RNA sequence: GGAGUCGGCCAGGCAAUCGCUCCGUCUGGGCCCUCGGGCCGCGGCGGGGAGGAAAGUCCGGGCUCCACAGGGCAGGGCGCCAGGUAACGCCUGGGGGGCGCGAGCCUACGGAAAGUGCAACAGAAAGCAAACCGCCCCACGGUCCGUUCGCGGACCCGGGGUAAGGGUGAAAGGGUGCGGUAAGAGCGCACCGCGCAGGUGGCAACACGCUGCGGCUAGGUAAACCCCGCCUGGAGCAAGACCAAAUAGGAAAGCGAUGCCGUGGCCCGCGGCGCUUUCGGGUAGGUCGCUCGAGGCCGCCGGUGACGGCGGUCCCAGAUGAAUGAUUGUCACGGAUUUAUUCCGGACAGAACCCGGCUUAUCGGCCGACUCCCCCU
Numbered sequence: 001g002g003a004g005u006c007g008g009c010c011a012g013g014c015a016a017u018c019g020c021u022c023c024g025u026c027u028g029g030g031c032c033c034u035c036g037g038g039c040c041g042c043g044g045c046g047g048g049g050a051g052g053a054a055a056g057u058c059c060g061g062g063c064u065c066c067a068c069a070g071g072g073c074a075g076g077g078c079g080c081c082a083g084g085u086a087a088c089g090c091c092u093g094g095g096g097g098g099c100g101c102g103a104g105c106c107u108a109c110g111g112a113a114a115g116u117g118c119a120a121c122a123g124a125a126a127g128c129a130a131a132c133c134g135c136c137c138c139a140c141g142g143u144c145c146g147u148u149c150g151c152g153g154a155c156c157c158g159g160g161g162u163a164a165g166g167g168u169g170a171a172a173g174g175g176u177g178c179g180g181u182a183a184g185a186g187c188g189c190a191c192c193g194c195g196c197a198g199g200u201g202g203c204a205a206c207a208c209g210c211u212g213c214g215g216c217u218a219g220g221u222a223a224a225c226c227c228c229g230c231c232u233g234g235a236g237c238a239a240g241a242c243c244a245a246a247u248a249g250g251a252a253a254g255c256g257a258u259g260c261c262g263u264g265g266c267c268c269g270c271g272g273c274g275c276u277u278u279c280g281g282g283u284a285g286g287u288c289g290c291u292c293g294a295g296g297c298c299g300c301c302g303g304u305g306a307c308g309g310c311g312g313u314c315c316c317a318g319a320u321g322a323a324u325g326a327u328u329g330u331c332a333c334g335g336a337u338u339u340a341u342u343c344c345g346g347a348c349a350g351a352a353c354c355c356g357g358c359u360u361a362u363c364g365g366c367c368g369a370c371u372c373c374c375c376c377u
Base pairs, nucleotide, nucleotide: 001373002372003371004370005369006368007367008366009365010364012331013330014329015328016327017326018325020049021048022047023046024045025044026043028042029040030039031038032037051348055359056358058357059356060355061354062353063236064235065234066233075232076231077230078229079228080094081093082092083091084090095109096107097106098105099104110227111226115225116224117221118220132166133165134162135161136160137159138158141156142155143154144153145152146151174192175191176190177189178188179187193216194214195213196212197211198210199208200207201206240288241287242286243285250279251278252277253276254275255274259273260272261271262270263269295314296313297312298311299310300309301308302307333345334344335343336342
């Protein structure tokens, strides 16, 4: 100098003017009043006012209501080990596997010698394996060649052995070598691999030929059914609680004569009809829930770390036709341009009960640690 890996941070600053919302305050203004006070689309002053993702609503919890004796089944979720946490499918550390020269990155990673299922195409054969070409053996016959006339050789037909080699496939029932054989083969042996048992190290996952045994039996697939282990009630702030008009309907009491209407030919019976007061449910509307919280910042201590403990300090949006803005100037940054100058640009996106995560979007910039390559000393 170039290329890269990981982690953290910022998300323009300042000033002026005009506004918005919430809270506090006032000897202000207006209205009501039972003179104690109460209210507000008013005013002055002071203070607070979006994010790293406020997003997707995908997980986990707090909170609220409903359900629920206890246990089990079904359903759903999770799945190497240890730890962190209120909890998690999150995070931290570690193990196994894969990728990268490396810093590092990725990983649904329990069980396939319980059972069931599946495997297109190709291929002889794909799960009680199989034999197309090939290699080898046997034997009757046939054809050809040779012949010392006994027979020998080649090919075809037939019977059998084999799994070395070729070929198919994602995958063909361990690999390499030596022996062995008619040809071959864990058939035998050595080494490597695999499995089982023990030993050693580790909390554990797991690692190590450290020892013995087994010639290998037990291929793949569980984000296929399934088995094993663990977890798991439902709905959500439009949850839920309170105050409460107008109108309609409901209940009770009183006023009302035993009146009127319906049913019916008539009587009884049954049903209905007016006014006043009170009560209860519920709608519009309003209030609470609502923001002090697993809270932020700083320091010390414990821990490799996630995180935990202690002390100090701070209060930091709470709207509901829904505020958090706009304009101008200037400085900083980036780009274009010939120097002065001038011009242009600033992303992704916007709280709605609150937290912890994950995922996705994002102009530009800063800081730290580390890796590889090249050059110079």